[in-house]
Parts: sequence; structure tokens; C1' cells
RNA sequence: GCAGCAGGCCGGUCUGCCGCCCGUUUCGUGACUGGGACGGGAGGAAAGUCCGGGCAACACAGGGCGCCAUCCUUCCUAACGGGAAGCUGUUCGCGAGGGCAGAGUAGUGUAACAGAAAAUAACCGCCGCGUCCGCGUGUCGCGGUAAGGGUGAAAAGGCGAGGUAAAAGCUCACCGUUCGCAUGGCAACAUGCGAAGCCGUACGCCUGAUGGGUUGCAAGGUCAUGUAUACCGGCGAAUAAGGGUUGCCCGCCCGAUGCCGGGGGGUAGACCGCAGGAGCUUGCCGGCGACGACAAGCCGAGAUGAAUGGCAGACGCUUCUCCGCCUGCAAAGGCGCGAGUGGUACAGAACCCGGCUUACAGGCCGGCUGCAUUU
RNA sequence: GGCCCCGUAGUUUAGUGAAUAGAACGUCAGAUUCCGGUUCUGAAGGUCGUGGGUUUGAGUCCCGCCGGGGUCA
Repeated sequence: GCAGCAGGCCGGUCUGCCGCCCGUUUCGUGACUGGGACGGGAGGAAAGUCCGGGCAACACAGGGCGCCAUCCUUCCUAACGGGAAGCUGUUCGCGAGGGCAGAGUAGUGUAACAGAAAAUAACCGCCGCGUCCGCGUGUCGCGGUAAGGGUGAAAAGGCGAGGUAAAAGCUCACCGUUCGCAUGGCAACAUGCGAAGCCGUACGCCUGAUGGGUUGCAAGGUCAUGUAUACCGGCGAAUAAGGGUUGCCCGCCCGAUGCCGGGGGGUAGACCGCAGGAGCUUGCCGGCGACGACAAGCCGAGAUGAAUGGCAGACGCUUCUCCGCCUGCAAAGGCGCGAGUGGUACAGAACCCGGCUUACAGGCCGGCUGCAUUU
Repeated sequence: GGCCCCGUAGUUUAGUGAAUAGAACGUCAGAUUCCGGUUCUGAAGGUCGUGGGUUUGAGUCCCGCCGGGGUCA
């Protein structure tokens, strides 16, 4: 220098004119309201609504069954299905690194096509014995055999030696697997030693452990405005009918100024919830890290047809082309108070936080890998 | 703003993880008819919304996006 890997961060600035929302204050007005001044006014994802929590209601009691989610280890955290650091296997890459999977030696189901066979493996082949006559490395029958062949995504631990009629963990060495012990590690696990001839692979069901009560700010509360309980059905003094937002059952509570269901009529406004919080910034300390402790400082949107904008100009950043200068034999590279041209994204809070996922012009920072070259 | 559901031919749909995804209506061509309809025969028509993953194999199972619909004072 080129090509790449993983991580962190930023994501426009200024001026003029015209507007929008909120708060404070002031002037005028009987009041609604109007004018002036000052201050504040979107994001890294405000998005998708995929997880978790706060908060609120259900009388927030409780029990059983069901349902859903998660699943290597340790840690972080208010919590999580998130994150950090690691472990094992597999796979992609020359590499830095990336992707995926990881509870269970009980039980149970499925594996198309092909193939003899998909798990009580003899189709071909190999070997032994018998039979027949045409006496051949022949035919047929019985038995042994998983070494070889072919099929498949997957074929009964692998490979070598011994052994055998031919074979076979049948026996042995090494590797793999499982179990036990020791050492290291908080642990997953790793390494070593010993034992066992060794019940395939994949995905489900199932089992186990852990967690979850349900619904969501249109939750929920207060005030105002307005209206008819017209009509139909059910229940009748018993902890009844029925109801109480939990999938079902039990339990619990309410249950005569009558209640419940269907159906009808009315309102369509205001306020609280709702902006000081697991808050932000800086410094320092602990930790490999996610993160945590301490100190100081700061207050930073609140709309409800829904504000945070529009127009014009300048600058910054940047693509391409041209020009000038410098280095160089050249190729090429660098610089520019030079010019032209194009681009300047994704996207807009709605109760609030922590994550994840997805979208995104352009740029910055340090780290690492491969190749080439120079010193 | 919150919550829930759906996506397969032009339309309505079926489809235990297993051969080239099946059917009805519609479309097109032919036959019948003087012509049209009806009827009969045949054909075409599917990126299973989209991108990944699991698996030997995905319309089906899992995850992320995209589009559409419903409901809640």
C1' cells in the first nucleotide's frame, strides 16, 4: 500500500424572513381570550411491538389440573428468552475470526425413494457338510460368516496384527466410547492412570429442572355534560339465580334502596395518572469484561386530528471530471484559502425504563490477520 | 397507542415432514348448434407473501422482515 476480520463512536453548522407546541411573567379585558418579553422543544434507532421490569386494576389470600417459555458453565442485572467471559462438538475461511448445536444411558414413535436389510441385518460373495450325474472351482439343499461388493443422508466402533474351514472384539496394540480414581479449574471441562469388548445415526413425543396469576395507561381515578331502564327473558330469602376481566375445577368475596343477561337511549369534554428517573455528564477507583462503588455538577419535549416546520443563502463533509504544483525514467502517488458537477441518509416521541431485531448517505478511533514492497 | 389473527392458480379453498402441491368456479382451445347459452373433451395457469435456519427432505417446524384484517374508551 492493497484485501479483509472483529469492536467502539458520531451521524451536520450558521444567518435572514414567515410560522407551530409548552411553561413563566407582564399589559389590556367583566370573562373566554389576545398582544409583548424570556426560557425549553425528537432518535440512534423515537420503528417492529419480539422479550423483561416498573406502575395500575382485578378482594393482589390459597390449592389442583392444564397451557406457555427456557435449557453447556460461571458471572452481570431490578429483571430477561438480553449481555460478558469461558467450555465441548461440528462446519466455513490460508488466517484474524464467523455460523450452528449443546438438560435426560428410563420409555416410545418415524426414517420417503433406492437397497437384501433402516435395527430380531445374509441379496451377491466367502467357507464347511450332504445330494445328483454330464465329474465341472457344476446344480440343488442345510449350516457358518458382517472381511469384500453395491444402495443410501445414515449400514451395526476405526485401523493393523494374530487367529480361523471362511470369518468375527474371538484375542491383542493404538485411537474412539462409557465408567472409576487422581491432579488442575468456582464450574462447564481438560490432562493422566486404571477398568469394561462396547446396545448405530437424526428428529420428535415423553420425562426432569427453573420461571410465568390475568389484563394492559383506551390500565385506573376525579369532575362536568347528557339520558328512559321503553321492551323481552331469568332468579325469589337459600351464604339462591347470577356476578366479581385468572383457560378449567375448588375455594374466597359480593349478592333486596332488587340483581343479572339481551336490547334500547345519552355523552364524545376537562383534569390527574404524566415527565426527578434502575436519570444524565465529568472525574476517580475495583473488575479480563458485561458491570459496579464513590464524589461533584445538572434538570433535558409533553402534543390529543396530534407541535418540534417551510422558503432562501452561506459553510462543512463527500463522489466523479478537469486544472496547477511537487516526487518519479515511467507507471503511479501526494498537495491545493483551484474550477465544474452530483450527493448530504434512515427516519418523527404518545405512560416510563433495560435489551433484542430491522432500516441507514457519509465519516472517525484504536486493535488484529493475509499478501506485496521499502528501510 | 395497546392487544389478537391471517397470507397456497385470476377467485374460493384442500393439503400427517416424503414422487412433479390437489379440487371447484373462472380463462383458453376443440366438439355439439344456423348463432349464442347449456353440455362434453382437453389444455394452460402456483417464486406456496419474503429472507434465513433445522432436517436426507419444508407449503407444513423455528426465527426475522413485508402486506392485510379485526378488536379495545
This is a predicted complex of two RNAs, RNase P RNA and transfer RNA, with 448 nucleotides together. Rfam match: Bacterial RNase P class A. The family's RNA type in Rfam is ribozyme. The coordinates come from a structure-prediction model, not an experiment, and the mean pLDDT is 77.